[in-house]
RNA sequence: AGAGUUUGAUCCUGGCUCAGGACGAACGCUGGCGGCGGGCCUUAUGCAUGCAAGUCGAACGCACUCGACCUUCGGGUCAUAUGAGUGAGUGGCGAACGGGUGAGUAACACGUGAGAAACCUGCCCCGAAGACUGGAAUAACCCGGGGAAACUCGGGCUAAUACCGGAUCCCCCCAACUAAUCGCAUGGUUAGUUGAGGAAAUGCUCCGGCGCUUCGGGAGGGUCUCGCGGCCUAUCAGCUUGUUGGUGAGGUAACGGCUCACCAAGGCAACGACGGGUAGCUGGUCUGAGAGGAUGAUCAGCCACACUGGAACUGAGACACGGUCCAGACACCUACGGGUGGCAGCAGUUUCGAAUCAUUCACAAUGGGCGAAAGCCUGAUGAUGCAACGCCGCGUGGGGGAUGAAGUGCUUCGGUAUGUAAACCCCUGUCAUCUGCGGCAAACCUUUUCGGUUAACACCUGGAAAGCUGAUAGUAGCAGAAGAGGAAGGGACGGCUAACUCUGUGCCAGCAGCCGCGGUAAUACAGAGGUCCCAAGCGUUGUUCGGAUUCACUGGGCGUAAAGGGUGCGUAGGCGGCAUGGCAAGUUUGGUGUGAAAGCUCCGAGCUCAACUCGGAAAUUGCACUGAAAACUGCCAAGCUCGAGGAUCGGAGGGGAGACUGGAAUUCUAGGUGUAGCAGUGAAAUGCGGAGAUCUCAAGAGGAGCACCGGUGGAGAAGGCGACUCUCUGGACGAUUCCUGACGUUGAGGGACGAAGGCUAGGGGAGCACACAGGAUUAGAUACCCUGGUAGUCCUAGCAGUAAACGGUGUGCACUUGCUGUAGGCGGAUUCGCCCCCGUCUGUGGCGGUGCUAACGCGUUAAGCGUGCCGCCUGGGGAGUACGGCCGCAAGGCUAAAACUCAAAGAAAUUGACGGGGACCCGCAGAAGCGGUGGAGUAUGUGGCUUAAUUCGAUGCAACGCGAAGAACCUUACCUGGGCUUGACAUGCAUUGGACCGGGUGCGAAAUCACCCUUUUCUUCGGAACUUUCGCACAGGUGCUGCAUGGCUGUCGUCAGCUCGUGUCGUGAGAUGUUGGGUUAAGUCCCGCAACGAGCGCAACCCCUGUGUCCUGUUGCCACCCGGAGUUAAAUCCGGAGCACUCUGGACAGACUGCCUGGUUUCAACCAGGAGGAAGGUGGGGAUGACGUCAAGUCAGUAUGGCCCUUACGGCCAGGGCUGCACACGUACUACAAUGCCUGAUAUAAUGGGAAGCGAGACCGCGAGGUGGAGCAAAUCCUCAAAAUCAGGCCCAGUUCAGAUUGUAGGCUGCAACUCGCCUACAUGAAGGAGGAAUCGCUAGUAAUGCCGUAUCAGCUACGACGGCGUGAAUACGUUCCCAGGCCUUGUACACACCUCCCGUCACAUCAUGAAAGUCGAUUGUACCCGAAGUCACUGAGUUAACUUGCAAAAGAAACAGGUGCCGAAGGUAUGGUUGGUAAUUGGGAUGAAGUCGUAACAAGGUAACC
Repeated sequence: AGAGUUUGAUCCUGGCUCAGGACGAACGCUGGCGGCGGGCCUUAUGCAUGCAAGUCGAACGCACUCGACCUUCGGGUCAUAUGAGUGAGUGGCGAACGGGUGAGUAACACGUGAGAAACCUGCCCCGAAGACUGGAAUAACCCGGGGAAACUCGGGCUAAUACCGGAUCCCCCCAACUAAUCGCAUGGUUAGUUGAGGAAAUGCUCCGGCGCUUCGGGAGGGUCUCGCGGCCUAUCAGCUUGUUGGUGAGGUAACGGCUCACCAAGGCAACGACGGGUAGCUGGUCUGAGAGGAUGAUCAGCCACACUGGAACUGAGACACGGUCCAGACACCUACGGGUGGCAGCAGUUUCGAAUCAUUCACAAUGGGCGAAAGCCUGAUGAUGCAACGCCGCGUGGGGGAUGAAGUGCUUCGGUAUGUAAACCCCUGUCAUCUGCGGCAAACCUUUUCGGUUAACACCUGGAAAGCUGAUAGUAGCAGAAGAGGAAGGGACGGCUAACUCUGUGCCAGCAGCCGCGGUAAUACAGAGGUCCCAAGCGUUGUUCGGAUUCACUGGGCGUAAAGGGUGCGUAGGCGGCAUGGCAAGUUUGGUGUGAAAGCUCCGAGCUCAACUCGGAAAUUGCACUGAAAACUGCCAAGCUCGAGGAUCGGAGGGGAGACUGGAAUUCUAGGUGUAGCAGUGAAAUGCGGAGAUCUCAAGAGGAGCACCGGUGGAGAAGGCGACUCUCUGGACGAUUCCUGACGUUGAGGGACGAAGGCUAGGGGAGCACACAGGAUUAGAUACCCUGGUAGUCCUAGCAGUAAACGGUGUGCACUUGCUGUAGGCGGAUUCGCCCCCGUCUGUGGCGGUGCUAACGCGUUAAGCGUGCCGCCUGGGGAGUACGGCCGCAAGGCUAAAACUCAAAGAAAUUGACGGGGACCCGCAGAAGCGGUGGAGUAUGUGGCUUAAUUCGAUGCAACGCGAAGAACCUUACCUGGGCUUGACAUGCAUUGGACCGGGUGCGAAAUCACCCUUUUCUUCGGAACUUUCGCACAGGUGCUGCAUGGCUGUCGUCAGCUCGUGUCGUGAGAUGUUGGGUUAAGUCCCGCAACGAGCGCAACCCCUGUGUCCUGUUGCCACCCGGAGUUAAAUCCGGAGCACUCUGGACAGACUGCCUGGUUUCAACCAGGAGGAAGGUGGGGAUGACGUCAAGUCAGUAUGGCCCUUACGGCCAGGGCUGCACACGUACUACAAUGCCUGAUAUAAUGGGAAGCGAGACCGCGAGGUGGAGCAAAUCCUCAAAAUCAGGCCCAGUUCAGAUUGUAGGCUGCAACUCGCCUACAUGAAGGAGGAAUCGCUAGUAAUGCCGUAUCAGCUACGACGGCGUGAAUACGUUCCCAGGCCUUGUACACACCUCCCGUCACAUCAUGAAAGUCGAUUGUACCCGAAGUCACUGAGUUAACUUGCAAAAGAAACAGGUGCCGAAGGUAUGGUUGGUAAUUGGGAUGAAGUCGUAACAAGGUAACC
């Protein structure tokens, strides 16, 4: 510090996800030791048991216990004792601390800083003064009573540092007065005078003191007030009646509506009152570069609470965790009458929960309470225990060691990995184990002693010595002993992200943080081996910060990605021109106080190190006070004119409102003329028309809109504005530079305007036209098209308040190169003239520079550069929806969520593909022709059916006379049956024998099996070769996968395309080149051009063919010449000679737009015509097939990975099948006849083939064929051309057409023609009379038509395939349309690419959610009722020791019980608010496998889309 994920690829926007850190954690697997920390986050649920607050006899009385002896057991005697201790009680202090928890609380609760001149303070410290004199009770105890108990009542005795009276008053308090002084105000302080009032424990003592009372001061603690700071929500906008203030009173420690009476009507709030939700706050903690964000365990400070609610008492302090009273809930005891209790103290228990420990030890230390002290108490605290909960440290050994052991994994079978790892050798001894020694923390206290102080040896204080005290703990530590001995796991390994293979599985099982893996070769599942990362831990889950600049202060955006309000005006608020003076709020700077400690950081120190702890510094960015400065902002004062506004003059304008007028057109009315149609459409129909339409003429009525001008022209804030005239009226602009003097700008709320459509009321209504009706179209057509047609459109008055209200661009100001139009004005110059020209201001356009932008693009009218203000955005869907609120007559509008769901949604641009987009071009593509197919019969292939098997493959074009250039057996892969198992075939090893081969016999369908005969070679004598038997490795497989492959092939397509290097352009994908203008069969060529070149294709080079020349001359040829045969003559034949010609097959020539004319323009390519030529514009044909596409075809041609079979899925044999037949399709053949058929005659080829072959002449047979065998391994021999032509017959018929089918008789091949061959002869003589929809081939030596040859092959299904030659046409106007293709361009929501994508209803399932008659809670308000305890007030006839009067009785004072009243918790009644659960039914939403119906959108998406 980033990475993955939207796409075919790119850039951007944008979300999701990951890598890091942390935790009071939990869960899974695993687990050696120690140190230091931390450990109920949930149920502020309920609690058994024990403990957690006592202490003081030096405040007090009482009771009891404590020695020895005697004893009759009743007691007595002696000593001591003014003793020691125990118990409850009176009294004092403490119990308000310490400890726990975080429910409540949004508050002066907390933090921070101030204030109290408005306050309190026990114990403690300092100072001052005092403590005199009396009295009456009461608990304990005793007696009696009640009660189950808790407890309680009555009577009697008694003490005090308990209680009460009186005296005294430096001081205090109150009142009045005087003086001084201080303060921000109220006012304070000091001094003085007078008057009223107010104390105490004659205690205790070890004699030192400790206590008591009053006052002043201090320290520490507390209380109150204020400024500022820190959560969410406006779908909470108004709240408040003790409320805000005043006067008076009460109350309090004290101020105060704190309370009350009266008076006034205030107070708070957009700087968020009131309400709702949530929450203890802070120092800090975690994270982060920081700013921030999250958090508030442990430790520390503050607050609140103590079963729930209320209340007071006591006290210095409480409205009191282990106190009291009342009410309530819960629990327990009970004799049923009544009582008792409060773990959010420490342990522990129950319950909830993913989850959190011991009913331990000690007061030794630190601290607290009491005490004079010893001491007692202390679950505070110190310790230990439990659990890897965390942090830190240590160990599980170190060195050597290659037969690179075994095992295991992988393997190309050679090897390689684990791996120096182990074994083995040499060492060490941490931790754990055993043995021994063994602390610090320690002071207090007691005794002795020495100084200081002192009169003193008291006391106090400091030091020394001795003694005593340890829970942890015989622990830490130290020393010794033994032995490598006791001690390693977890996760991951597709990318992100370090780490790879095998096996199993087969969209199953499963994984997954995101992207995504798994459908037979899974580095992604599971196991294994190996590797990587951490390590006594490792992973997972959860939460939080980070990454996320993804709420952006630091540090984002808004034309098209989410996002500018529809537009003005304007309130609050924000911001604001030039210059002067002052102030000092902001600002800057110095000082002071504070910012607790701990923590963090730095330096240092102590535990062996570290964690941990200690010391110091720094920091604590803050707040307050104070001094200074005066630039900037602000405020005050007085100015300025450039901003802004006004004045004067001027012109432009569909700016607005009202009124009036006009002509054209549509429709209608009545009339004339006139007759059969009109209207409408793609075509029609509905409709109108003989009751006279349409058309036409003149007239009239009525409503609405204003042609031409008219223009990226005008004016307006926007919406919007268009005939003419008048009236009223707004704004902008120009010129003048006269006036005001910052008056400005933006603008939350607010208010105004606001298209169309809609609503209300009243008018109006020609045309148009939602709804609706009809006609068409269609599978349907609730549409598009047509005929009609009502609201509405128009006017008046209102409502409504929205639009793709768009420049998709808020508004103001300033600045920043230009060119060119246009509208309005002014100026200059010049003129008859502002006609042009130049300058300038305002508006409105186009193109472009810097710059900006993701790109597209914007570009002085900014989307540039700055500045001010407002509005808005934060992934897609759900949703601009629900609920609530406000507005509206309604329709609806404004405001505006969540659950749930997805990993994308999106912007711009790129390359393709596609379009019922466009332009251009081409092809037997269509058109023009010729001949077919589709109908018949047969052949053949396929599907289907059948079958034991009908082996397998090929399936649109591009499968179907295809693999198959030959299925009777074989082939053969299929089926049935018989038989074989190292095998029919290959190699190696081991073993047995010497044969093997060949011949023969037998069983059998054969294979096979059994038997018989014959019979080795070489040799270095070891053996080798060959072969047999048996065995082991292995063979074998036409078994699967063509979607694991190689190779080969088909197809687009012989279409003209496909690319690269360098350069350039672009952020990039990419572009350019290859596009453009011409031209071509062609990316063929030319020209132009940021391209220049190149490659694969095209063309050419190659082969055949067409012309010529030369060479060659047998087996070819025979013109000329010679000889011979032959004949009347010839023809003809033979031989010689020859190579002229034909021919064979070699070489060469030839054709290149070379020449001419024109198109012609660029005088380029090229095109058209012509000459010459055998051939002319690639002459004809062939071979040749770019980059690629179709997971196209082939594992059955061969090869080949993987999988599968191994007495069988291998191999042998016989028979059968591949030929099976209701049917369908493809490809052919033969025909349907007269351009024909039959018979006869007769002419002319080429390519080829031939030895297990071709086979002549001759003979036999009607024929197929047979006999026979000349010639030929071939330019020599063999292998018949037919149609055509000539002659004759047939005479339009199912025929002298056609030949299927069937019968008989034969021939040939072959071991064998039954299933199942071909051919011949004779006989038989079917369908068929030119083929529906539809569809195929062909542009010249082509189609059509005729015959011939060859491969395969014993034979043949060949009518097929591949070749050869003969005869030999017709037509093309032209490219609109169908099909296929090429190039450019355009649109795109497509990219497995239009056979694409994709929308909505319905049906089914699941999920979350809204509404809903209701119903059940929670919480809260208001009104009223009842009213406990208790304070306060009043009363108090009852009661009462202290005081007063009194001899007494009694009275008084004071107090109490009781009573009444106000307030008052819980409770009740009624009625609201808020919130949650649930609900028949219902609404939409989301998601699901391949459901149903249509086809809305994306291309002109087939009616452009959208608001």